[in-house]
RNA sequence: AGAGUUUGAUCCUGGCUCAGGAUGAACGCUGGCGGCGUGCUUAAUACAUGCAAGUCGAACGGGUGUAGUAGCAAUAUUGCACUAGUGGCGAACGGGUAAGUAACGCGUUGGUGACCUGCCCUUCAGAUCGGGAUAACAGAACGAAAGUUCUGCUAAUACCGGAUGAGCUCUUGACGGUUAGAGGCGACAAGAGAAAAGGAGAAAUCCGUUGAAGGAGGGGCCUGCGUCCCAUCAGCUAGUUGGUGAGGUAAAAGCUCACCAAGGCGACGACGGGUAGGGGACCUGAGAGGGUGACCCCCCACACUGGCACUGAAACACGGGCCAGACACCUACGGGUGGCAGCAGUAGGGAAUAUUGCACAAUGGGCGAAAGCCUGAUGCAGCAACGCCGUGUGCACGAUGAAGGCCUUCGGGUCGUAAAGUGCUUUUUGAGGAGACGAGGAAGGACGGUACCCUCAGAAUAAGGAUCGGCUAACUACGUGCCAGCAGCCGCGGUAAAACGUAGGAUCCGAGCGUUAUCCGAAUUCACUGGGCGUAAAGCGCGAGUAGGCGGCAUAGCAAGUUGGAUGUAAAAACUUCCGGCUCAACUGGGAGAGGACGUACAAUACUGCUAAGCUAGAGGACGGUAGAGGGAGGUGGAAUUCCCGGUGUAGUGGUGAAAUGCGUAGAUAUCGGGAGGAACACCAGAGGCGAAGGCGGCCUCCUGGACCGUAACUGACGCUGAGAAGCGAAAGCUAGGGGAGCGAACGGGAUUAGAAACCCCGGUAGUCCUAGCCGUAAACGAUGUAGACUUGGUGUGGGUGGUGUAAAAGCCACGCGUGCCGAAGCAAACGCGAUAAGUCUACCGCCUGGGGACUACGGCCGCAAGGUUAAAACUCAAAGGAAUUGACGGGGGCCCGCACAAGCAGCGGAGCGUGUGGUUUAAUUCGAUUCUACGCGAAGAACCUUACCCGGGUUUGACAUGCAGGUAGUAGGGAACUGAAAGGGGACCGACCCUUCGGGGAGCCUGCACAGGUGCUGCAUGGCUGUCGUCAGCUCGUGUCGUGAGAUGUCCGGUUAAGUCCGGUAACGAGCGCAACCCACGCCGUAUGUUACAAGUGUCAUACGGGACUGCCGAUAUCAAGCCGGAGGAAGGUGUGGAUGACGUCAAGUCAGCAUGGCCUUUAUGUCCGGGGCUACACACACGCUACAAUGGCCGGUACAAUGGGUAGCAAAUCCGCGAGGAAGAGCCAAUCCGUAAAGCCGGUCUCAGUUCAGAUUGCAGGCUGCAACUCGCCUGCAUGAAGUCGGAGUUGCUAGUAACCGCGCGUCACCAUUAGUGCGGUGAAUACGUUCCCGGGCCUUGUACACACCGCCCGUCACGUCAUGGGAGCUGGCAAGACCUGAAGCCGGUAGCCUAACCGAAAGGAGGCGCCGUCGAAGGUAGGGCUGGUGACUGGGACGAAGUCGUAACAAGGUA
Repeated sequence: AGAGUUUGAUCCUGGCUCAGGAUGAACGCUGGCGGCGUGCUUAAUACAUGCAAGUCGAACGGGUGUAGUAGCAAUAUUGCACUAGUGGCGAACGGGUAAGUAACGCGUUGGUGACCUGCCCUUCAGAUCGGGAUAACAGAACGAAAGUUCUGCUAAUACCGGAUGAGCUCUUGACGGUUAGAGGCGACAAGAGAAAAGGAGAAAUCCGUUGAAGGAGGGGCCUGCGUCCCAUCAGCUAGUUGGUGAGGUAAAAGCUCACCAAGGCGACGACGGGUAGGGGACCUGAGAGGGUGACCCCCCACACUGGCACUGAAACACGGGCCAGACACCUACGGGUGGCAGCAGUAGGGAAUAUUGCACAAUGGGCGAAAGCCUGAUGCAGCAACGCCGUGUGCACGAUGAAGGCCUUCGGGUCGUAAAGUGCUUUUUGAGGAGACGAGGAAGGACGGUACCCUCAGAAUAAGGAUCGGCUAACUACGUGCCAGCAGCCGCGGUAAAACGUAGGAUCCGAGCGUUAUCCGAAUUCACUGGGCGUAAAGCGCGAGUAGGCGGCAUAGCAAGUUGGAUGUAAAAACUUCCGGCUCAACUGGGAGAGGACGUACAAUACUGCUAAGCUAGAGGACGGUAGAGGGAGGUGGAAUUCCCGGUGUAGUGGUGAAAUGCGUAGAUAUCGGGAGGAACACCAGAGGCGAAGGCGGCCUCCUGGACCGUAACUGACGCUGAGAAGCGAAAGCUAGGGGAGCGAACGGGAUUAGAAACCCCGGUAGUCCUAGCCGUAAACGAUGUAGACUUGGUGUGGGUGGUGUAAAAGCCACGCGUGCCGAAGCAAACGCGAUAAGUCUACCGCCUGGGGACUACGGCCGCAAGGUUAAAACUCAAAGGAAUUGACGGGGGCCCGCACAAGCAGCGGAGCGUGUGGUUUAAUUCGAUUCUACGCGAAGAACCUUACCCGGGUUUGACAUGCAGGUAGUAGGGAACUGAAAGGGGACCGACCCUUCGGGGAGCCUGCACAGGUGCUGCAUGGCUGUCGUCAGCUCGUGUCGUGAGAUGUCCGGUUAAGUCCGGUAACGAGCGCAACCCACGCCGUAUGUUACAAGUGUCAUACGGGACUGCCGAUAUCAAGCCGGAGGAAGGUGUGGAUGACGUCAAGUCAGCAUGGCCUUUAUGUCCGGGGCUACACACACGCUACAAUGGCCGGUACAAUGGGUAGCAAAUCCGCGAGGAAGAGCCAAUCCGUAAAGCCGGUCUCAGUUCAGAUUGCAGGCUGCAACUCGCCUGCAUGAAGUCGGAGUUGCUAGUAACCGCGCGUCACCAUUAGUGCGGUGAAUACGUUCCCGGGCCUUGUACACACCGCCCGUCACGUCAUGGGAGCUGGCAAGACCUGAAGCCGGUAGCCUAACCGAAAGGAGGCGCCGUCGAAGGUAGGGCUGGUGACUGGGACGAAGUCGUAACAAGGUA
């Protein structure tokens, strides 16, 4: 520090995700030791049991025990110890928790002139005289208990009265200085008031006690600033705000009360709602920030829930009290008791959090004079890898690189020096020994026989976890087969998975490793540092203007902001750093630093601010001119449409792609004249003008707003922006009343269509118009907020001014204002913007933060309604998007080709037959090929064979190859009889070879083991080959240049060509693969040769080698370039004709069955052999052909002319036989030598338009040929039979010249043959092409695109089904807070007529006092109605998602109606 993910690729925007760090964690697997820390985050849920606050006998009386003394004893007395009670101090600390609290609660800074302070310290002054009670105790009574009551006795440092008063307090008077201010301070006078306690000791003395002053430490109160979210909480408030008086407090104060006034708070966020203890700090981050508030420290709050006071220096009191409530326990049912958010512990909850331990030895606290007692504070130990830190599980040598595992190309590689083995060490572990510091001073240690140290034993006691597709370090095999599963994101898995599972190996960490959760970072993704808003999300529709923010030039003053140094605070711990202590580290001690904040005084005065007085450049005003659809009102004009009346006139008109509905003989349309009415204003008119925007268009008048130019005599910063609020605001819509010509939602009709709720046509209501009011929206757009300043230019246009010019103009130059275009710098993701900025800056406002859900719901506000405005969440996706690029596509455009159309010729589609295919059938009908580019295709030959299929019969190292081992000598090989359908079985008999060192070996054969074999699967694992686009003219590269980039340029443009062919232009210049040429054949000529051929020496011919054609020549045309047109010559002319030749690539095109080949499968079978069958089936459908339908013909007779090619297991002549197929025969020929009738044609004859003398299917009979064999299932011949068919619907194919068409001939395969197929050869030999509008295919340029699997694309909505979350909903049911009324505990305060009464007053009566009662307040409870917020709810609304459901086709191309 970045990375992955939107695309075919690119740049940008933008979200999602990952790598890092962290944790009071939990879970999974695993687990040696030690140190230091940490450990109920949930139920502030309920708690059994024990402990957590006591102490003092030196305050007091008593009691008990014990020891003494006196006494006979009772008893008295003394000492010691313990002790319930009275009394004192403590219990308000320490410890826990985070419920409440959004607050002066906390933090920080100040104030207290408004205050308090037990214990402690210092100083000063004191302690005198009296009095009455009461617990304990004793007795009695009640009660289950808890406990209570009555009577009687008694003490005090308990309580009370009087005295005294240095000083204190209060009242009155008057004074001083300080201060903003006096209830403060100092001093004075008079009057009034209030104190005390004793104890110990032999004593000294000590402790205690009262008053006063001061200190230290602690606290109360006040205060500036800071302190979460929601505005879908906008208004809140009655003790409320202030005053006066009183009460109250330690103390200011509505703190409380009475009265008076009507205030107080709030967009600088009151009030309300939600959430939450705050801080030091902790985590993260470069920082700024963000998140957190465990442990430790500070503060607050709380102590079962709520209320209340008492005591006290301090509490409204965790282990005190009273009351109410809930809960729990005891009970004799009458009544009582309790409060772990102290330490342990239990239950419960939960993913989850420990021992009912030891000790007061240390530190600290309470009491005490002290000894000491108490202390779950604390110090320690136990449990837990929960965290951090340290350490170990060994070290060295050791290669036959062991065995074994895994992989393998079978060679090897790897685990791997790893192991074994040899040597060594002992941290740790175990055993034994010794043994602390912590304890200041003799003793005293929970931890602890612990740490540490020593000795011995022995490599011994000690390694796992995750990951290995990319991000992200680490790869193979097997299994699985969109299954099982993985996954943080992208995504893996459908038979070769580095992504699942296992194994081997590797990588990363290591007593841990992973996962999950949460926070920060990455995220500049809320942007202060540090973002944006034309098109990505984002400028309010517009202006005037309030608060607020900001503000021109110059002078003086002040010093609020600002700046400077000084100073105080900013607790400790933490952090940084230095130095120390534990062996190191974690941990810890000491020093220093830092701390941006706040306060204080001083200084500075540039800038901002404030005050004062100025200036004129901003702004405004005045004066003189100018243009204009600016606004409002009133009037007025012509053209046109429609309607009405009348005339002329007759059959149509109107409308459309074409029609129809409609109108018209009741007279339309057309045309002429007259009239009515409404709306809009042609030409002018412009990229023009005006307005803030919406918007504004005939002409005239009135009223009225703004702008511009010029002048520089006026004012003197008066300015800019603008939250909220108010105003204006197209169209449509709404209310009321008018108006209504044309147009025209809805609606009706006609068409179109599969349908047509549309597009088109005929009608037509609301509306459009006016008046008054509402609505308040829009792609209200320049998708660009307003204002100001600055920054090269060019060219239009509107209004003005000045100069020049003219007779006047026009024109030209300059200035300023508006409105356009093009462009510099610059900006921008690009497109583009560019003085009218999207440039460079300033001020202010508005707005944005992934897509969907959602321009939605709920709530509020507005509206008559329609609806508007403000505006979420659940859930869901990994994208959604912008600009540009390359393609592809378009019912976009331009240019151009092609038998593409057109023009022609012949066909196909109908018939019969042949062949192939589909389908069906079958035991099998083997397999493959399937738009063009499968279908007379693989197959250039299925009766057996072929053959792969089916049935049956055999066989198992095999029909075939190689190796190894063993065996074999009448061996290998041949092979009769017999058996069988054959294969096979069987085996008489015959019978070998090579080398030799003579032992044997090789070959063969047999047996066994390895293996063979497979037309079994995968053409979507492959090689090779092939088809197709397409013989189309394209496809690329290097360098350079342009672009952030994908890419572009080159390859474009103008010509030209068959051609990216060539020429010219040109940021391109060149090059490659293609084109062309080079090659072959044919055509002309020459030369050479001459087997065969023939006219016999020639070259028809054959072979070989040359020549020839190049737009070379001429003319026209052209950019005088390429070229094109015409001509000459020539056998041939512009590529002469034909072939071969197929660029980069596309179709996962075809082929595993031609061959090869990875992987998988099979191995007495999916191999192999054999017999038979099948591939030849047949209701049908399609494709390609043949033959025909006839007279341009059929038949008969005669007669003429080819070329290619083949031939020895072959072609075969003559001759003979047969009607013929054919047979016999065998000359000749390994071929220019031999073999083979060309047919159409021509000549003659016949047939005469008919299902025929056409056509030949089908069938019968008789034959021939091949072959082991023609039944399934061959071909041919003869005779007989003589079907359909009379030129073929929609549609469709081929062909542009020696071509089509017609005619025959040959060849391959092959025993024969279905050949009518395929491939060649020659013979005869046409027609037509105006042309490129249209169909198809293709090329180039351009345009649009939401397509890129690329239009056979993409994609929308309803409906149906399933799942999920959510709104409404008759209601039902909880929670929270508040107001009203009723009842009202404890308690404080106030009152008081009843009752009681030791101290004090009083001579007494009585008073004071207490209790009781009453009242105000008051927790809680009750009643009724509302508010806010949850849960649930028949039904209902939309939404999201889901595999291939249904209906249509809305959008993306002009998306077929933009």

About this RNA
Predicted 3D model of a 1458-nucleotide RNA (small-subunit ribosomal RNA) from a metagenome. Rfam family: Bacterial small subunit ribosomal RNA. Its family is annotated with ribosome and structural constituent of ribosome in the Gene Ontology. The RNAcentral record of the sequence draws on SILVA.